Predicted 3D model of an 83-nucleotide RNA (c-di-GMP-I riboswitch aptamer) from Tenuibacillus multivorans. Lineage of the source: Bacteria > Bacillati > Bacillota > Bacilli > Tenuibacillus. The prediction has a mean pLDDT of 89.

RNA sequence: UGCAGAAAAUGGCAAACCUCUUGAAAAAGAGCGACGCAAAGCGUGUGGUCUAAGGGUUUUCCUAUGAUAGCACAGCUGCCUCA
Numbered sequence: 001u002g003c004a005g006a007a008a009a010u011g012g013c014a015a016a017c018c019u020c021u022u023g024a025a026a027a028a029g030a031g032c033g034a035c036g037c038a039a040a041g042c043g044u045g046u047g048g049u050c051u052a053a054g055g056g057u058u059u060u061c062c063u064a065u066g067a068u069a070g071c072a073c074a075g076c077u078g079c080c081u082c083a
Base pairs, nucleotide, nucleotide: 001083002082004081005080012037013036018031019030020029021028022027035070041076042075045073046072047071048068049067050066054063055062056061
């Protein structure tokens, strides 16, 4: 340095379910618990997806300023091994 992760080592994170809390919701935080993850470390830049309180519409739809980094791409940083 790498668009490498076969075999190892040391550690790390923690899906679903359930409980409590926050929130209009999507969802998030804490606990429990491991489905998985080599960036499942960091941050919404772009696209996607979810929600629609408020606003618009006026009766059923539109809208993100909300959410998602465990959806993809791009960016920044990093352990071990390999080359």